[in-house]
Source information
This is a predicted structure of a 1469-nucleotide RNA (small-subunit ribosomal RNA) from Stephania yunnanensis. RNAcentral holds the sequence, with entries from SILVA. The organism belongs to Stephania, within Eukaryota. It matches the Rfam family "Bacterial small subunit ribosomal RNA". The coordinates come from a structure-prediction model, not an experiment, and the mean pLDDT is 83.
RNA sequence: AUAGUUCGAUCCUGGCUCAAGAUUAAUGCUGGCGGCAUGCUUAACACAUGCAAGUCAGAUGGGAAGUGGUGUUUCCAGUGGGGGGCGGGUGAGUAACGCGUAAGAACAUGCCUUUGAGAAAGAACAACAGCUGGAAACUGUUGAUAACACCUCGUAGGCUGAGGAGCAAAAUGAGGAAUCCACCCGAGAAGGGGCUCGUGUCUGAUUAGCUAAUUGGGGAGGCAAAAGCUUACUAAGGUGAUGAUCAGUAGCUGGUCUGAGAGGAUGAUUAGCCACACCGGGACUGAGACACGACCCAAACCCCUUUGAGAGGUAGCAGUGGGGAAAUUUUCGCAAUCUGCAAAAUCCUGACAGAGCAAUGCCACUUGAAGGUAGAAAGCUCGCGGGUCGUGAACUUCUUUUCCCGGAGAAGAAGCAAUGACGGUAUCCGGAGAAUAAGCAUCGACUAACUCUGUGCCAGUAGCCACGGUAAGACAGAGGAUGCAAGCAUUAUCCGAAAUCGUUGGGCGUAAAGCAUUUAUAGGUGCCUUUUAAAGUCUGCCGUCAAAUCCCAGGGCUCAACCCUGGACAAGACGUUGAAAUUGCCAAGCUGCAGUAUGGUAAGGGCAAAGGGAAUUUUUGGUUGAGCGGUGAAAUGUGUAGAGAUCGGAAAGAACACCAACGGCGAAAGCACUCUCUUGGGCCGAUACAAACAUUGAGAGACGAAAGCUAGGGAAGAGAGUGAGAUUAGAUACCCUAGUGGUCGUAGUCGUAAACCAUAGAUACUAGGCGCUGUGCGUAUCGACCCAUGUAGUGUUGUAGCUAAUGCGUUAAGUAUCUCGCCUAGGGAGUACGUUCUCAAGAAUGAAACUCAAAGGAAUUGACGGGGACCCGCACUAGCUAUAGAGCAUGUGGUCUAAUUUGAUGCAAAGUGAAGAACCUUACCAGGGCUUGACAUGUCGCGAAUCCUUUUGAAAGAGAGGGGUGCCUUCAUGAACGAAGAUACAGGUGGUGCAUGGCUGUCGUUAGCUCGUGCCGUAAUAUGUUGGGUUAAGUCCUGCAAUGGGUGCAACCCUUGUGUUUAGUUGCCACCGUUGAGUUUGGAACCCUGAACAGACUGCCGGUGAUAAGCCGGAGGAAGGUGAGGAUGACAUCAAGUCAUCAUGCCCUGUAUGCCCUAGGCGACAUACGUGCUACAAUGGUCGUGACAAAGGGUCACGAUCCCUCGAGGGUGAGCUAACCCUAAAAACCCAUCCUCUGUUCAGAUUGCAGGCUGCAACUUGCCUACAUGAAGCCCGAAUUGCCAGUAAUCUUCGGUCAGUCAUACGGCAGUGAAUUUGUUCCCAUACCUUGUACACACCACCCGUCACACUGUGGGAGCAGGCCAUGCCCAAAGUCGUUACCUUAACCACAAGUAGGGGGAUGCCGAAUGUAGGGCUAGUGACUAAAGUGAAGUCGUAACAAAGUAGCGGUACUGGAAGGUGCUGCUG
Repeated sequence: AUAGUUCGAUCCUGGCUCAAGAUUAAUGCUGGCGGCAUGCUUAACACAUGCAAGUCAGAUGGGAAGUGGUGUUUCCAGUGGGGGGCGGGUGAGUAACGCGUAAGAACAUGCCUUUGAGAAAGAACAACAGCUGGAAACUGUUGAUAACACCUCGUAGGCUGAGGAGCAAAAUGAGGAAUCCACCCGAGAAGGGGCUCGUGUCUGAUUAGCUAAUUGGGGAGGCAAAAGCUUACUAAGGUGAUGAUCAGUAGCUGGUCUGAGAGGAUGAUUAGCCACACCGGGACUGAGACACGACCCAAACCCCUUUGAGAGGUAGCAGUGGGGAAAUUUUCGCAAUCUGCAAAAUCCUGACAGAGCAAUGCCACUUGAAGGUAGAAAGCUCGCGGGUCGUGAACUUCUUUUCCCGGAGAAGAAGCAAUGACGGUAUCCGGAGAAUAAGCAUCGACUAACUCUGUGCCAGUAGCCACGGUAAGACAGAGGAUGCAAGCAUUAUCCGAAAUCGUUGGGCGUAAAGCAUUUAUAGGUGCCUUUUAAAGUCUGCCGUCAAAUCCCAGGGCUCAACCCUGGACAAGACGUUGAAAUUGCCAAGCUGCAGUAUGGUAAGGGCAAAGGGAAUUUUUGGUUGAGCGGUGAAAUGUGUAGAGAUCGGAAAGAACACCAACGGCGAAAGCACUCUCUUGGGCCGAUACAAACAUUGAGAGACGAAAGCUAGGGAAGAGAGUGAGAUUAGAUACCCUAGUGGUCGUAGUCGUAAACCAUAGAUACUAGGCGCUGUGCGUAUCGACCCAUGUAGUGUUGUAGCUAAUGCGUUAAGUAUCUCGCCUAGGGAGUACGUUCUCAAGAAUGAAACUCAAAGGAAUUGACGGGGACCCGCACUAGCUAUAGAGCAUGUGGUCUAAUUUGAUGCAAAGUGAAGAACCUUACCAGGGCUUGACAUGUCGCGAAUCCUUUUGAAAGAGAGGGGUGCCUUCAUGAACGAAGAUACAGGUGGUGCAUGGCUGUCGUUAGCUCGUGCCGUAAUAUGUUGGGUUAAGUCCUGCAAUGGGUGCAACCCUUGUGUUUAGUUGCCACCGUUGAGUUUGGAACCCUGAACAGACUGCCGGUGAUAAGCCGGAGGAAGGUGAGGAUGACAUCAAGUCAUCAUGCCCUGUAUGCCCUAGGCGACAUACGUGCUACAAUGGUCGUGACAAAGGGUCACGAUCCCUCGAGGGUGAGCUAACCCUAAAAACCCAUCCUCUGUUCAGAUUGCAGGCUGCAACUUGCCUACAUGAAGCCCGAAUUGCCAGUAAUCUUCGGUCAGUCAUACGGCAGUGAAUUUGUUCCCAUACCUUGUACACACCACCCGUCACACUGUGGGAGCAGGCCAUGCCCAAAGUCGUUACCUUAACCACAAGUAGGGGGAUGCCGAAUGUAGGGCUAGUGACUAAAGUGAAGUCGUAACAAAGUAGCGGUACUGGAAGGUGCUGCUG
């Protein structure tokens, strides 16, 4: 300090996620030791048991022991004094003067401290004793008694403003004494406390008004003290958008965690403050309490009970139950420290100090050190060589921190001595022995670390992206590696990263975001000059901001954690001294903001009234006479009762053509025929006035398109809804016809729009160019233009700058200031609830649960478009011919079957793999057999091998017999071959073409594909490769921020077309010769064949074009613009095809999925499709005769000739290893004959019978022949194929495979031989440019809504049952304060009664809980219901994205299964 994740890629916006640190933590695995810390975050839930606050006997009285007595010792129930308001716990309540901070005045203060002064009398009551009630707790009554208990008097002193008057103290004891311990009063100090106040202190406005002692006054009361603190009277105040009240949440702080900081979060331990003590109320005592271990009352709970009545309160320390993910011992000691009491020793102390438990945290230490390669074994891996674990271990030597044993043994203790829980602890010495001691997580990227095996979208992982569907570095295991380490990892929470709430430090044209517009209140901000004071600001100083913590420097524990000492920093607020630039205040000026007056001026600015013509419709009259109207095409509709058309007249309503403009006005909405009245604003000019009067603007007011609503009008046209007609699978639409509300006007209402420049307003500054509108000035002119220049508006282009880009650019989205509004991922949702407004429709405000990892902007490259432009192709057109219909052949699907083996499936499968299934082939099925195997290699022993006969069997195979003895030789166990054994292994047409190689198809023989350098751009990319021409071509020329290169194209190769040279056998024959025949002699001219050359290049001419490339025409030429044909197939695409050609990884099989054999099947057959053959005939068929090829093949072959057969064929066997012989006859064709338009002398299927051939075998299932039979079919529906010249069509012919052949197939050869096209509107496909895009698996894309099903959360809901809060009323405990005529009463007075005073009872006000009533808020639940979200393949349509096939979208209204449709108005996204 970043990083991952939206995309095919890019930049941006923006969320989600990760790495760091921390914790009172918990969980999983593991666990050696020590030090220092910490340890119920939940139920302020309930608590058994023990302890946590007692002390004083030298205050008084008493009991007991003991004694002869005095004395002494001891105990503590009671009286009395001090203390139980501290210490300890908890955080429920509290949003508050509670806390923090800084001040203040009207207070009281035990003990301690300083100081001044002081102390006379009296009456009772406990304990005790007697009697007595009760189960107990605990009482009642009579009698006696002391005090530092209580009371009275006097005085000091104090208080009440003075005076007067009143009120109001005391206590002794010890000692021989000095004196001491106590006590009382006054004054002061310290410390602690009470009170007041400035300021700071969470969230919500879907809480906006709150308040009745409420706010103030003066009287009275009350308090320690100010005060509505209380009360009577009185006034009507007080408080609040600077957020009152209400609701929710919460103890506050020093600090702690994090962060660069500003901040954010937090408030365990520790320290300060507050509050509470089972829940609520109350007072008493006291210096102090409304009191944790005190009291009274009430409620709940629990315990005891003789049922009448009593007792209790762990949020003290331990501990128990419960809750919970979660937290310790019912320990030791008062030795230290700090309290209490005491004169003190003592005593008490669960405060505290220690120990125990827990890896809960931090810190420290250890689990050994040195040497040690045969680099051992095992493990893992492997390319089989090795590598790795790994100096790691073993082994040798050494050490002893730690553990264990033995011995010594503290400091902590102060104050002479004594006194140590911890503790025989820390520490030290000695001894033995490597001995007692390593795990956890991770290893796809982020993120350090990689392989094997298993699994097979399963099991599982996951923080995000994501991994897993048979080769998983992501699951599980293993080996190895990495990280940390007595811990490691996970989970939870906080901060950080997050500049992701932005003061530091963000934004708002299009990403989320400018209010529809304007006026103006509060508020904020505000020109120039001079002054006042000093509020902001700056500055010095004083005190403060507790200690601890943090930081710095030292020091102490062996270090560290930890502890100690000192220092520093310190925001802030209070006070105070100064400064006066700056902001504000005061005062006075100024004119530049703004304004007023005045003179002009432009305009669809507003309101109202009047007038006008064109058009439409209706109506009336005339003329005419059959259709009109409407559409893509139609129909509904209308018309002989006279439409439409045309002419004349009349009426009505609405809107105002041309001018008209990128032009004007207005705040916006908006505004247009003409004229008039009235009214608002702007601009320009000059001169005055006045003097900051300005700007923005929360709330508030006004205005605000269209649609809609209310009332009563109006209604021509067009026209939601609706009816009818079409279209369609449907058509609640688009199209047509009719036509209602509304559209118009008046009076109201509504208050929204894509109300948009998607751009808030104001002010200033920052290059220009070119227009337009209004208005000035200069010049000029008779005048109008022109020209130059200023100002206000309105456009366009553009520099700097800005921007993610697009773009903006003096009319800013630039540079700055001020103010308001708004945004914070997408969806849910502008929805729900609540509230306000509205007649309604609805508007405004405006969430959450839940869900996802994205949603989005701009630009790029592709792909696509029922977008555009251009080009090409048998793509279409123009033609010729076929297919689809028939029969047959063949292939495929399907079906059937024991098996009908299998692959190929749109183009680019289907006469394809298969250049040939009767057996074999063969992979399939049935049956019979074999198991180291039919085949390969290694090993061992035996035999040469081949061969012959025979039994059995369907064969494979099994059995028996015979014959034979080779070659080499180093003499051995040689080689080859055969059969046998054992073991490694063989074998597989088994799977996966989605693991692969190779090969192939396809786009496509289409013209494309791409790179280096440079340049533009943040980048993806772009440029080049685009433009203008041209070409078959990215072919070439030209222009150009490009310049060059590669691969394709073309050419080079083959065949063919012409010629030359050369060579002539088996080919050829002109002359010569021969003749039946190029048979022979001869020839080398010709044909032909082989080889080598030549030839064609737009080279030449003319025209055209840009003096280009090229194109058109011509000449010559065998051939002319690529001469024709072939081979040749760029980068890529289709997970295209092939594991069954071959090769091959992995998997599977391995007495079978291998191998052998026999028979069967691959040939089945209601049917569908593809490819062909033959036809339907006269351009023909049949019979006969006669001609003319090329290219092939041939020795297990082709086979002449001759003979036989109607024929297939049979017999014979010349020739040829082929330019020689054979195949071999070419057929269409020519000539001639018959047939004569008919299912025929067409066509030949089917069937019968008889033959032939091949072969071991012809039944399933071959081919051929002869005779007989003679189906369908008369040119072919929708639709579709091929082809432009020696092409289509047609005619034979040959070959491969092959014993034969199902070949009508496939691949060649030659013969005959056309028609049409010199075009690109359309269909299809393609190339390039451009445009749009929500597509990128790329339109077979994406995607919307209803419905159905499942799940999830939410709203409404008759209601139901809770909680909390306040209010009214009733009842009213305890208790304070009052009243009291009843009862009672030691102290003083009086003394006989009695009085004052006190107490009790009764009673009054207030008063907790309970009760009751109506409210408010809130969590829960509810039949039913509503919308939403999510879900692998459901249903219906196809709304959006391309002109998405009717452009889309906003608002509004109506309407429809649904998306949606239509009307009106607006926007361009």